Context: one part of a larger RNA
């Protein structure tokens, strides 16, 4: 040298273990923001590095309820100072301060810094200097002013706005919109109206009250589910794509404009001295009145078994009032009793109480003994007890009865929320007929080209939307029922509004788990999107355990020390903070044994 074996080093698997995640399930909630947001920067402590909280009033202040004896936040100890039964410390509501950046809004700018103006104070003999408040852009509202061109309009100027900009995880609508892939290539297709991009938006959002479906029967707004159905269709009829009624079911809600017609105001025409007019009659009166167009406001009207204005007939409370004068009728306003409705739309704006629900809390049931084993009882014996509580965590091993809790109960001075009453607002004619009349949403419907988009790829190709270009009626209108006609059916375009079911889940509360258990699990159990990488966009780690209690090893010895021996501590120091177990690979040591 080599192998064996034991004992140690190294090293750090595994075993246990969990502050940390990952999924889901319910509730509740769902927007912040010029009264400056979301995110930082810098500062703030008696000593203060990082995380925390705060803002120059800086780990804090107020001023209500909780709570209850110790408090001055964590890593973190310690000195020093204090604070507290006159309720601190903590907790919650509400309010006050809140520097600088940032939409960042007084200019500027290389974020967190420069440097201004206006009014007031403040400082200095004065200049310089501090302080406090205002000073962006747009948008609407009112006034004033006011060109080209007379009126008027564009502009101007001033005052007024809790208006808008900017941020949000996922949900939703619109505008845009790919490839790769599949087709066993690939071009029509597909992947797909997906991913990405933009715009504005809510707590839901879109959709929504038939110019629908359907089929001779008949439904009656949207919306989600479920069926229907991988059906009908559709397709280089290849890959593939893929409906809808109708059934069941969730949830329920239905309004309000446009015109016709009436009044008032303004504008511009036209008219001319009374013939047109002032609601009708009858005297008087008055006339820049009237009559046309357009604008605005009020009234009225809102449908498809067509409806509506008009007009005409009937029924319907009091009182008061108007008009060029007066009386009469008609019309028209108010109030007042009467109904009737109401804060998601259908008008809107609160105040209040009463109950419930949140935002701190509180009650709360039973156990002991053992000279049994241990370092420790919650184990064993051995004798009780509670239980609308034997869910779970702690406590020196395994506890219903120790200790937080748990079943069940109770509880708010403020703040929000939710239901409900009131107070308080708003509404108020109503059928019924006839029809020469009048209205029913226009560059609109329809039509031709050309697209999109429906299960529908041009195809018999309707229906929806869109671009261009033509271009209509008005109820004896007009769409639609998959080319087209016809008959018969169905619905009323070209204006708006609308809760509920629905999707989502940054984020708040509560619960669950044949999920993980530290190379797992979110990247991030720990100073983690930190260290460190990159010029950026932008990548992105590694790293948890002593013990039950620090009892963290006083004193002695070597040693400069590091470490170590001896001595305490603990059960255990081969648990000693390079700390629970402590495998292997590696080195080393003793024994052994081969050559």
């Nucleotide at each position: 040298a080599g192998c064996c074996a034991a004992u140690g080093g190294u090293g750090a698997a595994u075993g246990c273990c969990u502050u940390g995640g990952c999924g889901c399930c319910g509730a509740a909630c769902a927007c912040c923001g010029a009264u400056g947001a979301a995110g930082g920067a810098c500062g703030u402590g008696a000593c203060a590095g990082g995380c925390u909280g705060c803002g120059a009033a800086a780990a804090g202040c107020c001023a209500c309820g909780g709570g209850a004896a110790g408090c001055u936040g964590c890593c973190g100890a310690g000195u020093g100072a204090g604070c507290g039964u006159u309720g601190a410390u903590c907790c919650g509501u509400g309010g006050a301060u809140g520097u600088c950046c940032g939409a960042a809004u007084g200019g500027g700018g290389a974020a967190a810094c420069c440097c201004c103006c206006u009014a007031c104070c403040c400082g200095u003999c004065a200049u310089g200097g501090g302080g406090u408040a205002g000073g962006a852009c747009u948008c609407c509202c009112g006034a004033c002013u006011g060109a080209a061109u007379a009126c008027a309009u564009a502009g101007g100027u001033c005052g007024g706005g809790u208006a808008g900009a900017g941020g949000g995880a996922a949900c939703g609508u619109g505008g845009g919109g790919a490839a790769c892939u599949g087709a066993a290539a690939c071009a029509u297709c597909u992947c797909a109206g997906u991913a990405c991009c933009c715009a504005g938006a809510g707590g839901a959002a879109a959709g929504c009250a038939a110019a629908g479906c359907a089929a001779c029967a008949g439904c009656g707004a949207c919306u989600c589910c479920c069926u229907g159905a991988g059906u009908a269709g559709c397709g280089g009829c290849g890959a593939g794509c893929g409906a809808a009624a109708u059934g069941g079911g969730a949830a329920g809600a239905g309004c309000c404009u446009a015109a016709a017609c009436c009044g008032a105001a303004c504008u511009g025409g036209u008219g001319g001295u009374a013939a047109a007019g002032c609601c009708u009659g009858a005297c008087g009166g008055c006339g820049u009145u009237g009559c046309c167009u357009g604008u605005u406001c009020g009234g009225g009207g809102u449908u498809g078994u067509g409806g509506g204005a008009c007009c005409a007939c009937a029924g319907a409370g009091a009182c008061c009032g108007a008009g060029c004068g007066u009386c009469a009728g008609a019309u028209c306003g108010g109030u007042c009793a009467c109904g009737g409705a109401g804060u998601u739309a259908c008008a809107a704006a609160g105040u209040c109480g009463u109950c419930g629900u949140g935002u701190a809390g509180u009650g709360g049931a039973a156990c002991g003994g053992u000279u049994c084993u241990g370092g420790a009882a919650a184990g064993g014996c051995c004798g009780g007890c509670c239980g609308a509580a034997g869910a779970g965590g702690g406590u020196a091993a395994u506890g219903g009865c120790c200790c937080c809790g748990u079943a069940c109960g109770c509880g708010a001075a403020a703040c929000a929320u939710g239901a409900c009453g009131a107070c308080c607002u708003c509404c108020g004619c109503u059928g019924u007929g006839u029809g020469c009349u009048c209205c029913c949403g226009a560059g609109u419907a329809g039509c031709g080209c050309c697209g999109g988009u429906u299960c529908c790829g041009u195809g018999a190709a309707g229906g929806c939307c869109g671009g261009c270009g033509u271009g209509a009626a008005u109820c004896u209108g007009u769409g639609a029922g998959g080319a087209c006609c016809a008959c018969c059916u169905c619905a009323u375009a070209a204006g708006g509004c609308u809760a509920a079911g629905u999707a989502u889940g940054u984020g708040u509360c509560g619960g669950c788990g044949a999920c993980c258990g530290a190379u797992a699990g979110c990247g991030a159990a720990c100073u983690a999107g930190u260290a460190c990488c990159g010029u950026g966009a932008g990548g992105g780690a590694a790293a948890g355990g002593u013990g039950a209690a620090a009892a963290g090893u006083a004193c002695c010895c070597c040693g400069g020390g590091a470490g170590g021996g001896g001595a305490g501590u603990g059960a255990a120091a081969u648990a000693g903070u390079a700390c629970c177990u402590g495998a292997a690979a590696c080195c080393a040591u003793u024994g052994g044994u081969u050559u």
Molecule: large-subunit ribosomal RNA, domain I
Organism: Planctomycetota bacterium